[in-house]
RNA sequence: AGAGUUUGAUCCUGGCUCAGGGUGAACGCUGGCGGCGUGCCUAAGACAUGCAAGUCGAACGGGUUGGUAACAACACCGUGGCGGACGGGUGAGUAACGCGUGGGUGACGUGCCCUGGAGUUGGGGACAACCAAGCGAAAGUUUGGAUAAUCCCCGAUGGUGAUGCAGCUCCUGUGCUGUAUCUAAAGAUUUAUCGCUCCAGGAUCGGCCCGCGUCCUAUCAGGUAGUUGGUGGGGUAACGGCUCACCAAGCCAACGACAGGUAACUGGUCUGAGAGGACGACCAGUCACAGGAGCACUGAGACACGGGCUCCACUCCUACGGGAGGCAGCAGUUAGGAAUAUUCGUCAAUGGGGGAAACCCUGAACGAGCGACGCCGCUUGAAGGACGAAGCCUUUCGGGGUGUAAACUUCUGAACUCGGGACGAUAAUGACGGUACCGAGCUAAUAGCACCGGCUAACUCCGUGCCAGCAGCCGCGGUAGUACGGAGGGUGCGAGCGUUACCCGGAUUUACUGGGCGUAAAGGGCGUGUAGGCGGUUUGUUAAGUCCGAUGUGAAAGACCGGGGCUCAACCCCGGGAACGCGUUGGAUACUGACAGACUAGACGGCUGGAGGGGGUAGCGGAAUUUCCGGAGUAGCGGUGAAAUGCGCAGAUACCGGAAGGAACGCCAAUAGCGAAGGCAGCUACCUAGACAGCACGUGACGCUGAGGCGCGAAAGCAUGGGGAGCAAACCGGAUUAGAUACCCGGGUAGUCCAUGCCCUAAACGAUGAGUGCUGGGUGUCCGGCGUAUGCUGGGUGCCGAAGCUAACGCGUUAAGCACUCCGCCUGGGAAGUACGGUCGCGAGACUGAAACUCAAAGGAAUUGACGGGGCCCCGCACAAGCGGUGGAGCAUGUGGUUUAAUUCGAAGGAACGCGCAGAACCUUACCAGGCCUUGACAUCUGGGGAAUCCCGCUGAAAGGUGGGAGUGUCCGCAAGGAAGCCCCAAGACAGGUGCUGCAUGGCUGUCGUCAGCUCGUGUCGUGAGAUGUUGGGUUAAGUCCCGCAACGAGCGCAACCCCUGUAGUUAGUUGCCAGCAGCUCGGCUGGGCACUCUAGCUAGACUGCCUGCGAAAGCAGGAGGAAGGCGGGGAUGACGUCUAGUCCGCAUGGCCCUUACGGCCUGGGCUACACACGUGCUACAAUGGUUGCUACAGAGCGCUGCAACACGGCGACGUGAAGCCAAUCGCUUAAAAGCAACCUCAGUUCGGAUUGGAGUCUGCAACUCGACUCCAUGAAGCCGGAAUCGCUAGUAAUCGCGAAUCAGCUACGUCGCGGUGAAUACGUUCCCGGGGCUUGUACACACCGCCCGUCAAGCCAUGGGAGUAGGUUUCACCUGAAGUCACUGGGAGCUUAAGGCAGGUGCCGAGGGUGGGGCUUAUGACUGGGGCUAAGUCGUAACAAGGUAGGUGUACCGGAAGGUGCGCCUG
Repeated sequence: AGAGUUUGAUCCUGGCUCAGGGUGAACGCUGGCGGCGUGCCUAAGACAUGCAAGUCGAACGGGUUGGUAACAACACCGUGGCGGACGGGUGAGUAACGCGUGGGUGACGUGCCCUGGAGUUGGGGACAACCAAGCGAAAGUUUGGAUAAUCCCCGAUGGUGAUGCAGCUCCUGUGCUGUAUCUAAAGAUUUAUCGCUCCAGGAUCGGCCCGCGUCCUAUCAGGUAGUUGGUGGGGUAACGGCUCACCAAGCCAACGACAGGUAACUGGUCUGAGAGGACGACCAGUCACAGGAGCACUGAGACACGGGCUCCACUCCUACGGGAGGCAGCAGUUAGGAAUAUUCGUCAAUGGGGGAAACCCUGAACGAGCGACGCCGCUUGAAGGACGAAGCCUUUCGGGGUGUAAACUUCUGAACUCGGGACGAUAAUGACGGUACCGAGCUAAUAGCACCGGCUAACUCCGUGCCAGCAGCCGCGGUAGUACGGAGGGUGCGAGCGUUACCCGGAUUUACUGGGCGUAAAGGGCGUGUAGGCGGUUUGUUAAGUCCGAUGUGAAAGACCGGGGCUCAACCCCGGGAACGCGUUGGAUACUGACAGACUAGACGGCUGGAGGGGGUAGCGGAAUUUCCGGAGUAGCGGUGAAAUGCGCAGAUACCGGAAGGAACGCCAAUAGCGAAGGCAGCUACCUAGACAGCACGUGACGCUGAGGCGCGAAAGCAUGGGGAGCAAACCGGAUUAGAUACCCGGGUAGUCCAUGCCCUAAACGAUGAGUGCUGGGUGUCCGGCGUAUGCUGGGUGCCGAAGCUAACGCGUUAAGCACUCCGCCUGGGAAGUACGGUCGCGAGACUGAAACUCAAAGGAAUUGACGGGGCCCCGCACAAGCGGUGGAGCAUGUGGUUUAAUUCGAAGGAACGCGCAGAACCUUACCAGGCCUUGACAUCUGGGGAAUCCCGCUGAAAGGUGGGAGUGUCCGCAAGGAAGCCCCAAGACAGGUGCUGCAUGGCUGUCGUCAGCUCGUGUCGUGAGAUGUUGGGUUAAGUCCCGCAACGAGCGCAACCCCUGUAGUUAGUUGCCAGCAGCUCGGCUGGGCACUCUAGCUAGACUGCCUGCGAAAGCAGGAGGAAGGCGGGGAUGACGUCUAGUCCGCAUGGCCCUUACGGCCUGGGCUACACACGUGCUACAAUGGUUGCUACAGAGCGCUGCAACACGGCGACGUGAAGCCAAUCGCUUAAAAGCAACCUCAGUUCGGAUUGGAGUCUGCAACUCGACUCCAUGAAGCCGGAAUCGCUAGUAAUCGCGAAUCAGCUACGUCGCGGUGAAUACGUUCCCGGGGCUUGUACACACCGCCCGUCAAGCCAUGGGAGUAGGUUUCACCUGAAGUCACUGGGAGCUUAAGGCAGGUGCCGAGGGUGGGGCUUAUGACUGGGGCUAAGUCGUAACAAGGUAGGUGUACCGGAAGGUGCGCCUG
């Protein structure tokens, strides 16, 4: 210090999340020792038991014990004194002078303590204990009697004391003087002290008052009757409405009263760089409370935790008559809860109470115990020890890991045992204490927890298979999961480690430090102006702010710095500084403020001038629409994409004339003007506001902004009354459509218009608040002024742009630049501008304005693509123009479906379907049924045996099973023997699998597409993704080439190089050829020849090279020559990539699965099924034809398990015999269409050949399922094919035959080749399809087969309303009213010198209770409203592209729903 997460990628905005630190914690797993701390955060719930406040005999009376007694002692009872107001606990209440801080008290108190002064005298009296007698279960209590004191009372003395009065002083009641009245005392023990009384002072501790500070809500805006003040009385230690009577009507509040919620406050603690934020356990200060509530008494002090009275609730005892109690003291129990300890020891120390003291008391305190709750320290060993054991894990099977780790060797020595032994206490006293600590002896002596996809450090195997599960965020899991579970290994921390909860941080994500508002959330619709904030130049005074110094305070502890003590540390001790604050005081005066004076640059005014749809009122005008009247006139008009509804023969529309009425103002007109905004447009008049310019005449800061307030405020809408031509929500028709509550058409009402009154909202927008100053320019335009003029100047209004700013787009003197002042507003998306509450409104509704819940985003700008029922340019048999087909028929073939024991499997839009299959009767064959085999049909290895091999029998469908016989090889070696190959047997490693995954793969292939594209390096531009290059102007088949250019080059593609073909030359001349010569059986047959053809090698040829035109060039058009001309024709050749395209059944291959079977063998069947549907073909429907006969011309292939001439037989398929040929030699081999001739004559035919019957041939072990061919017979559908659809641009289509691969044969009509004959048409690029380039929009990026909206249906969740119901809290009125203070009264009893009045009664107040009515709030509620969320529900298609009607917006109406329409506005 940052990181992850929105996107295909980018920058920004913005939220969510993580890494850090912390805790009085809890939970999970684990757990050795010690030190120091710390431990009911919940029920201020309830409490058994014990203890926590007593002490004094030196105040007093008595009692008990001892003693004969004097007397002594005591844990005794009471009187009396002091203390129980401290110490200890808790945080319920309290938003307050409660707390903090600083002051005041001239308005006060203070026991014990200290200092000083004075005094302590004379009398008297009562009541306990005790005794006696009663009552009661108890608690307790009554009556009578006796008595002491430091108990009580009276008198004396006494002042500076108290009270009253008077006077003086003075900052109020301070101080001084005078006068009147009033008021003291106690003794004890002992010989020195302790007490007692009064006065003054001090100290300490308090009471009261004040300034300032102290949480959230304004959806709490008004509150208040003792309320505010006065006078007087009362009361208090003391001021005071503290209380009462009377008088006045005040007092508080947007600087937040009142109300509601929450909360003890502080020193400090945690965090943070800080500023801040959160917290207020332990320790310390203050406050409050003591079961809930009220009250007073005593006292120096209380309204009193372990005192009292009363009420209430609860618990306990009871003899039912009555009583008792208060752990928020220490332990402990119970309840609650995730959760928090011992019914311990001691007064040794520190401190407190009493006492003269000894001493007593002290759950304060000091210690110990329990808990890893926290912090700190320590241990579980150290050194050596293998190219490295075993086990486990992994593996490519070679190895690698765990790992010097272990074992093993040496050494050291926590715990434990024994011995010694402090400080705390300088003398006595030690709970802690079996202490710490030291020494000796002795044993190698517990390790766990979390994590390992990224953030974040750490990776593999197995299991699982969107299951089980994980998850802080992003996200993992659907058969190879580093993300689940286990394991091995690793990483981190370590007696702990993780999780959960909460706080701060990161978060500059509330921004004081330190943010923003054109488009991301955010400028108020506009003005006016109140409070407030801010404010020009200058002089003086002042010194409030400000600054400097001094001083008081800012408790201690803590924190920081320095030092010290426990072996260190934690912890503790000492010292220092700091503490930004508050008070007092002295000074400074620049700035701000205050006061006084002056100024003119801000502001306002005056005079002059011109501009303008600025506003209001009244009047006037023409064009047009409509309606009515008249004329004239006839069949249509109108409307649309096309129509229809509608109007019209009852006379429309079109035309002419006239009239009525309402609304709006053409041209001018603008990119223009005016206004604060909304907004403003015919002309004239009147009334009226503002701005601007010139002059520099007046005032003299009069200014700016502006929370509330007030006013204005488009359209729609509302009310009342008018008006109503046109237009037009709703509504009604007509169309469109699947539907059409729409778009289009015909009608049409509110409304639109006027007056008056409401409403108060808009994309009220420049999505840009107002004001002032400053900061380069250029170019239009409106209105002023100056100038002869280019022009200058002021105010407005546009465009382009510098610097600068901005995330970018963009803004840029009209700022979104640089600054200042003031106001408004924002803080993730949704829920929601909703709910509730309040205010306003006639209503519609407006303003204000949440939460639960939910999501990990929502967004802005720009980039690259893709897409568009966007644009431009250009290609392609893409359309068009043509020719021939398919779709109809029959058959063939493939597929779907169905069927089946099986009909093996794959291929699936284009780009599956005569495809894998270039050959399914068995085989193939993977499928089915049955019969068999189990180291196997095949490979390698081991052991044993045997040559191999061949023949035969039985059984069987075969495979197989079973039995018998023959036979003895090769190599090495002298031999014994061994070896190779083959066979058999046995065992096991293994074989085998067309089983799965083409979503694990290689390879190969299809497709876009033979389309012209796809990229890179360097440079440059941009924050960046990216751009540039590759765009542009031309050109091309082409990113082909040229030119231009912040680009310059390069690569893969294109083209060329390769093959075939077209021309020529040359070389060669058999099997080819034959011009000339010879022979001949007349056949290149022979001799001969190699000229020609041909064959197949090598060359030549074509390059826009030449000419003309156009052009800058590239190139294009035409021409010449040429066999060929602008790529001559054809082929091979397929860029980066896309389709998670196809193939695990061609082959290869990871993983998974089967192993007497999912392997292997065999027989038979199936892949050939058949109501149907589709694709691809063949043959046809005929005369451009069919049949018969005659006759002509190819090319390319193939042939020894082969092609077969020829001859014979057969109608024929074919058979028999057989020459030649390993093929330019022989054969397949008659090519067919064509040509010639004849017949057929338009018909289901002499077309067509399906189907079926019969008879055959051939192949083959075998043609039944299920072959082909032949002959005879049979002679189906079909007469040119609906919607739709395919191919082809020239040697092409069409048509004709020939060959080959596979192959025993064949389903071939398929496929791949070969040649023969041989057309038509292309105006053109609007449209359909596909593609390329540029551009534009986008909410798409799985990329339009995209995205996405709303209703409805289902489930879950939270929430609003709701007749009410239940509770809490608060308030008002009335009734009742305990204790108690106070006031009045006070018979009787008692006392009577005095103490002195008391009981009782009445009244006020009064806790609580009751009745009734309000406010706030919580829970719940039939039913109901919307909302959110939820892989695959329904209906539509609203939005994103011109989204197919541009979208949005305010309002109004309407509609299943998105939505539609009207009016006005916006461009996003």

Small-subunit ribosomal RNA from a metagenome, 1468 nucleotides, folded computationally. The RNAcentral record of the sequence draws on SILVA. It matches the Rfam family "Bacterial small subunit ribosomal RNA".